[in-house]
RNA sequence: UCUGAUAAAGGCAAACUUCGGGAAACCGAAGGGCGCAAAACUGCGGGUCCACAAUUAUAGUGGAAAGCUGGGUUACCAAGA
Numbered sequence: 001u002c003u004g005a006u007a008a009a010g011g012c013a014a015a016c017u018u019c020g021g022g023a024a025a026c027c028g029a030a031g032g033g034c035g036c037a038a039a040a041c042u043g044c045g046g047g048u049c050c051a052c053a054a055u056u057a058u059a060g061u062g063g064a065a066a067g068c069u070g071g072g073u074u075a076c077c078a079a080g081a
Base pairs, nucleotide, nucleotide: 001081002080003078004077011036012035016031017030018029019028020027021026034067040073041072042071044070045069046068048064049063050062051061052060
């Protein structure tokens, strides 16, 4: 450096429930645990979702999600190469 084990030390936490926030997408906390080797960080490309005004359509403006995907940055462990 690659790779990712029926290993080990640790880590994260889907649905759902409760409380709180937001017009909404959705977010925070607690419980919970489907899963995850980057499920750490980053809206940069594609896609998705919400709102707005216009519209034949497309495109536009503002917002959301990093657990859709590609890219960028950083990182634990070590059977194997």

Predicted 3D model of an 81-nucleotide RNA (c-di-GMP-I-GGC riboswitch aptamer) from a bacterium.
The model forms 95% of the base pairs in the Rfam consensus.
Model confidence (mean pLDDT): 85 of 100.